[in-house]
RNA sequence: CCUGGCUCAGAACGAACGCUGGCGGCAGGCCUAACACAUGCAAGUCGAACGAUCCCUUCGGGGAGAGUGGCGCACGGGUGAGUAACGCGUGAGGAUCUACCUAUUAGUGGGGAACAACCUCUGGAAACGGAGGCUAAUACCGCAUGAGCCCUUCGGGGGAAAGACUUCGGUCGCUGAUAGAUGAACCCGCGUUGGAUUAGCUUGUUGGUGAGGUAAGAGCUCACCAAGGCGACGAUCCAUAGCUGGUCUGAGAGGAUGAUCAGCCACACUGGGACUGAGACACGGCCCAGACUCCUACGGGAGGCAGCAGUGGGGAAUAUUGGACAAUGGGGGCAACCCUGAUCCAGCCAUGCCGCGUGAGUGAAGAAGGCCUUCGGGUUGUAAAGCUCUUUCAGUCGUGAAGAUGAUGACGGUAACGACAGAAGAAGCCCCGGCUAAUUUCGUGCCAGCAGCCGCGGUAAUACGAAAGGGGCUAGCGUUGUUCGGAAUCACUGGGCGUAAAGGGCACGCAGGCGGUCUUGUCGGUCAGAGGUGAAAGCCCAGGGCUCAACCUUGGAACUGCCUUUGAUACCACAAGACUAGAGACCGGGAGAGGAUGGUGGAAUUCCCAGUGUAGAGGUGAAAUUCGUAGAUAUUGGGAGGAACACCAGAGGCGAAGGCGGCCAUCUGGACCGGAUCUGACGCUCAGGUGCGAAAGCGUGGGGAGCAAACAGGAUUAGAUACCCUGGUAGUCCACGCCGUAAACGAUGAAUGCUAGUUGUCGGGGCUUCGGCUUCGGUGACGCAGCUAACGCAUUAAGCAUUCCGCCUGGGGAGUACGGCCGCAAGGUUAAAACUCAAAGGAAUUGACGGGGGCCCGCACAAGCGGUGGAGCAUGUGGUUUAAUUCGAAGCAACGCGCAGAACCUUACCAACCCUUGACAUGGGGAUCGCGGAUCUAGAGAUAGAUCUUUCAGUCCGGCUGGAUCCCACACAGGUGCUGCAUGGCUGUCGUCAGCUCGUGUCGUGAGAUGUUGGGUUAAGUCCCGCAACGAGCGCAACCCCUGUCCUCAGUUGCCAGCAGUUCGGCUGGGCACUCUGGGGAGACCGCCGGUGACAAGCCGGAGGAAGGCGGGGAUGACGUCAAGUCCUCAUGGCCCUUACGGGUUGGGCUACACACGUGCUACAAUGGCAUCUACAGAGGGUCGCGACGUCGCGAGGCGAAGCAAAUCCCUAACAGAUGUCUCAGUUCGGAUUGUUCUCUGCAACUCGAGAGCAUGAAGUCGGAAUCGCUAGUAAUCGCGGAUCAGCAUGCCGCGGUGAAUACGUUCCCGGGCCUUGUACACACCGCCCGUCACACCAUGGGAGUUGGCUUUACCUGAAGGCGGUGCGCUAACUUUAGAGGCAGCCGACCACGGUAAGGUCAGCGACUGGGGUGAAGUCGUAACA
Repeated sequence: CCUGGCUCAGAACGAACGCUGGCGGCAGGCCUAACACAUGCAAGUCGAACGAUCCCUUCGGGGAGAGUGGCGCACGGGUGAGUAACGCGUGAGGAUCUACCUAUUAGUGGGGAACAACCUCUGGAAACGGAGGCUAAUACCGCAUGAGCCCUUCGGGGGAAAGACUUCGGUCGCUGAUAGAUGAACCCGCGUUGGAUUAGCUUGUUGGUGAGGUAAGAGCUCACCAAGGCGACGAUCCAUAGCUGGUCUGAGAGGAUGAUCAGCCACACUGGGACUGAGACACGGCCCAGACUCCUACGGGAGGCAGCAGUGGGGAAUAUUGGACAAUGGGGGCAACCCUGAUCCAGCCAUGCCGCGUGAGUGAAGAAGGCCUUCGGGUUGUAAAGCUCUUUCAGUCGUGAAGAUGAUGACGGUAACGACAGAAGAAGCCCCGGCUAAUUUCGUGCCAGCAGCCGCGGUAAUACGAAAGGGGCUAGCGUUGUUCGGAAUCACUGGGCGUAAAGGGCACGCAGGCGGUCUUGUCGGUCAGAGGUGAAAGCCCAGGGCUCAACCUUGGAACUGCCUUUGAUACCACAAGACUAGAGACCGGGAGAGGAUGGUGGAAUUCCCAGUGUAGAGGUGAAAUUCGUAGAUAUUGGGAGGAACACCAGAGGCGAAGGCGGCCAUCUGGACCGGAUCUGACGCUCAGGUGCGAAAGCGUGGGGAGCAAACAGGAUUAGAUACCCUGGUAGUCCACGCCGUAAACGAUGAAUGCUAGUUGUCGGGGCUUCGGCUUCGGUGACGCAGCUAACGCAUUAAGCAUUCCGCCUGGGGAGUACGGCCGCAAGGUUAAAACUCAAAGGAAUUGACGGGGGCCCGCACAAGCGGUGGAGCAUGUGGUUUAAUUCGAAGCAACGCGCAGAACCUUACCAACCCUUGACAUGGGGAUCGCGGAUCUAGAGAUAGAUCUUUCAGUCCGGCUGGAUCCCACACAGGUGCUGCAUGGCUGUCGUCAGCUCGUGUCGUGAGAUGUUGGGUUAAGUCCCGCAACGAGCGCAACCCCUGUCCUCAGUUGCCAGCAGUUCGGCUGGGCACUCUGGGGAGACCGCCGGUGACAAGCCGGAGGAAGGCGGGGAUGACGUCAAGUCCUCAUGGCCCUUACGGGUUGGGCUACACACGUGCUACAAUGGCAUCUACAGAGGGUCGCGACGUCGCGAGGCGAAGCAAAUCCCUAACAGAUGUCUCAGUUCGGAUUGUUCUCUGCAACUCGAGAGCAUGAAGUCGGAAUCGCUAGUAAUCGCGGAUCAGCAUGCCGCGGUGAAUACGUUCCCGGGCCUUGUACACACCGCCCGUCACACCAUGGGAGUUGGCUUUACCUGAAGGCGGUGCGCUAACUUUAGAGGCAGCCGACCACGGUAAGGUCAGCGACUGGGGUGAAGUCGUAACA
C1' cells in the first nucleotide's frame, strides 16, 4: 500500500430501564400465556300479526307484558392459533344464488285441521319436564286461478298468496315473475419464506363413460373402464409464517416489517357434526366426544371475555369494573320509541409527535464564595445582587360558545374572551483519551473501577471516583433491545478467483445457455398509441381550517403493475429458402520418448562354480556393528537371474491431463504443412452423467537382482524411538481387479476476435543473387501500450471484449461432526453448528538477525614475549556473621570501583545519654551591648555552673540607624529519607568505529529510494572516475599541545669554548659561542626521479633529508544505543519525617571469617642470593615545609642546625655494572607467621597505624581446565617522584634507565564496517514459536438406554349427525275406502375421540468416552521462521 473482518457516527420504534419532570393540542397503549376467568354490561324489537292475563281510566280509551308469530341475531366488535394454500395480491372467466332495497308486471278467491300460552293432574333438589283438556293468528294445510315461471317424449304436466291500521282519502303488508343494485359462491394465468444433510411422490390417484349430488362447473361422490398424473423451471417432506394497501430505512435499486387505520382470510375452550335460514356449518345458537371449572338432595345438571371494563397468572412491559346515546352508524317498529361497551366523550401513562413557558432590559467594585495558579493573576462572569419593566402558561373572579337543517349536548361551566395579583409556581440529563464537539485539580495505585471498538488503571491517570470549568440536547436526557443505513461486506444497479478467500486433476458429452452471412414471411419477446383496472386512507404537489405546528380537510399527481386492443418490424425468436469466411470431410506430404502387444541387445550390480592369491576387507567426521585363515577383499574364466536402459540429450519432441526415453516388428490415436475437390452452421460451452487419472495402498496369482518403509544391531547425543553406518521384510516388477487422491502447479477453466516489436529454437511450405527474405503451426527469452495492491503479466496476457461452466465471502473450530452416496479395507466425496478471537492474510519498505554469501579492518586469531589460574600476603566483592558490620556499583562497560588514603573526626551504620524555631538561613517583638578568650567544678561527653579578662561602630548625642548576642511566638529550618523508571548536569559503552543526515530535483499510489550504490583507492563517506542527481551539514583529516632537526631573540643554568684571577669548587671577573631554558620562525608536500595504474586518485622503489608517505604521542568522541550509572558531589519535580527519618555527644562498627571470586605484590631462585666497590636520569615537591651538615643510636630515629617561598637551597639516592662468595638444597632461595624490644605520628595506636632491631622461619621447586596484556623505545625489567595525608600504599597518577622477540597469513574464535540474500523477527535471535502431558472452565460429537412431541401404516372400536335401506309400530289436515305422506324404531356404509401393533422423525436427560476452544509466571523437549 492492498485484501479483509470487527466497531462507531445517522434515522426509526406499540418499546423497556435509570435519573429528572411545568402546561396544552393530536395520536397511541398485553408484542409475553389462542393461559384461566369472579362480577356487571356488549342484540334485540314489533300489541299496526295473534289469543289469554294484569293495571289505569275522564268509559272514548290508554298502558304493561310471559307465550304464539314476524324481522334481526351470518352485521357490528375481538384475536392471529392454524394456514406455504387459489389463503392473499393482481388480472381475467362462466355454470350460479342473493332477505331487506329500486323499477316493471300479474295477482291477493274460497276453505280446513291443529299447537303454545291457559286450566287440571303429576315427576324432579335443581335444570327441566310428562299426561289430559280448551284456544287465536300475517303460524300450518288442502282446493281454485295462473300472465309470466319450471319440467317435457313438445302431446302435455306441475306450481301462489295474509292480512293489519285508518281521519275511509289511503297507508303498511302478502304471492308469482322479470330486470337492476348490493352481497356471496366457484374456476383460471401470474406473483407470494428457508432447507436437496428432504429425490422421488401419488390409487379417487390422472383421465373417460354413466349415475348421484349442489345455488352452480368439477372425482365433489359412486359404479365400470383405461394407466395415468406430478417432479431438478425442485414434486414430496421438514421448518417457519395470517396475506395486502402500507410502515421503517435507503440517493436509488433494494433490505426489514405487516401495531394503530383500511381490504381479504381464518378462528371463537379442544375435536367432530349438522339444524334453522336469503345467507352460518353460526364468538355472546344446537347435538356429540374430551379436558377444565362450578352447583348438587349424588339421582343429575350448568359454563366457555381471542366483545367493553375488570381479576389472577406470565412478563422488562401496556390503562377505568367511567359518562352518554347529544352526534355518526346499526337492528326492530307506520310511528312515538326501544336497544346499541359499535361509536362519541371523559379518566390514567412524557409512550410518541407538535407547540409554549420557566422571564426581559440594564448592571464592573469585574462583589462574595468556589476552583485553578508560574502567587502576578485567571475563571465561574453580566452571571448574581441592585435598578427599571412585562405577565404568555399556571392561579383567582366573571362572561361563556360552535358542534344542532325544527327539538334533543355525554363532553362541559369545557374551549374561548374579559378582569386581577405578583418574577411571582416551573430544569434537568448525558458527555469531555482517539473515532467525536468539549480540560484541569485532588483522591486511588493492575486496587477500586471504566469500556461501542482501539484500549485506560502497577504513585505525577485530560480514560477510574469527586470537584471546578467546558461541550451537547432540553421536559426531557441517557442506557438496553430491534430494523435499515453506512456495508460495493452476496456486488441487478455494483465485487472478485497467478501470490490476499476463490479455476473443478483432465477429457468426452445429454439437458440447459449462447451462436456466422443474405432474402422472404410471422409478430411471441421488444417498442409506440388508445381503453379498462390499479378501493379508500397514506406518500408527494397546490390550496383551505384549528393564533402556528403536529393534526384535520379539498383537489391534483402518483400508484413504476396487470389485462384488452390497434399498430411498428431494426434486433432476438419462429418458419422457409440460399451462401461459405466458422466447423468437418477428401487428396498429397513429412516430424515425434503418443498408446498397446510380441520379440531382442549390451554394460553394470548381486549370487553360484572354478583358478590365482593372503590378511585383512568394508564403512565413517572418527568409529563400531558386519564379512574374512572353514581363505574374504582384490583378480581371471564360466554360469544364473531380475530390474533399469549410460553416451545421443537439448531452454528439444509427443500427449487432454496423469505421463512418455535401448533396438526391431505388428496394430493404433492425435496434431502439423500444402492443395482448394466436397458438405453447408453441422458450432462454442457444459449442471447432472461417463471415462481417464502419479505415487502410496488393497485383493488373487506369479516374480524378486538392486533399492528399501517396518524391524534389528552399531554409532552420535543430556536423551536420539532421528539424521550417519551394517543388515533387512513388505513394497518396488508382471497379469487381472480395486482405490480416485497430490504443491494433480503456469498455484493462471474452455472457446473466439482484436491490440508495437526484437531474439533463440522445433516441424512444414514459398522465394533466393545461397548472404538471406517470407508464411503457417508449436516452444522459450526480452520488451511497448495497457493492466496490477505491488511483485509482475505483456499476441502462449494477468491487456481490450463476448459466451458458457466451476468457485470465493474474516481467522480458528474444520475439510472436522452427524446424515447420505462410493469403497474389501484404508479411506474418499458431499458438508455444518455451538463456541472463541479482533484480527488472520498478500505484496513491497526500512532495520535487526542468520551455525547465508562477497569484500575489508582491529594484538581478533596466528607468530612471539611476559603473565593470571596453584603458594603466602595485600586489596575489593559475594556469602555468612553481627546491636551495627552505612550506602552505592553487577557480563564486556561492578569487584586496588565512588575511597587522591575509616584509630577519634571522616560516618551516612549500631548502642547509650541529651536538645526541640533547632548545628545553619530569612522575617516580627522584647532584652542586652559586645562577640570572644582563659581558668576551675560535676559528668563518658554533649551539657550545666562558677570565676577572671575585655567593654561594638556611625552619630544630627535622640535606645536614631547599623551590627552582634540572648529570650519569646509563629512562619519555617533540617533530612547521605524514597523514586536515576519523573529530571537537569556529569559519566561509562559500542568507538577514534567511519559513519549519521539535510535542501532542491528525480523515481515510487505509498512506506521509501536516489544522493551515500558501482569501478579503483585510503587509516578514513580519504580521494579519483562513472552515474538523475546537484549541493550542503555533523563526523574523518587539518587547525591546538608535547616530542624529534635547524634558525632567531633573551640569558643570575652552562662553559672555560677564548681571556684573567683562584681557596681549584664555574668559585670569581668577563662572555652568551655551545648545552639548556622558553618566545618566535623554518622544515615534509608524494615536492623531485623511475616504475605501475585508466593520461586519474593512488601505490611501489630511489635520491636528498634530523625526520618519508598520517614521523611518534596527546587533547579532541558524529546521529544515536543500553529506561546503562549517579537523587550519597551538586541541582531539582513529586512523595514521606517534623520532641524526629532533624541536631549533639561518648563508645562501638565500616577492619568480623567456615568459605567463593576478581585485581595486585612477593616468590619458588644461579640471567640468581648475599657482601664489598662505584658511575649516569628525568619529572616533580618543599615555610605548621623540605631540611644539607655535625653528632648519638645496630636501626627506625633522636638532638643541634646552615640554606631555601627555590633553573640558585633541600628531598636526591638508584636498578643495571665490577669483584668476591654461595653450587642446586626447601638452600646463604623464599619471606608469611609468631615472640620480644623499640621508633615515629597523633588528645588517643586495645579493638585498628606505619616503621626498626633480635629471634622464628610457613606455603611455595614455575602452577589443571581455562584465561590476560603487548607490534618498538613497545613488551619485559629497574628504580624515582607526586596527589591524598598528623600518621598510614603492594593502589592510583606521572617520570626516566636498561631494552627484546615475532607477524607466514586471514581458514578459524571475538568485535566492527560496506554490498547482497532469506525472514513467520520489529521489546528486533537473550526474537518468534510447535506439540504431548498436568490443572481449571466452556460449548460440542459418540454413548447402554430413558422421557416426551409430531407423524405414517395396518387393525379394533365407532358418539352425535346427515345419507341410503326397511316398513312389524304410531299418525289431525289430503282422500269414499285403500292409501300417499309424516313420526318413532331397526339395519347399513361414512366418521371424531379412543385403543393395539410396527415404523419414521425431532427434542430433553445420560454412567463413560472422543477430540476442540480458552486460561497466569506449570512439565518435557525444539518441529517451523535465517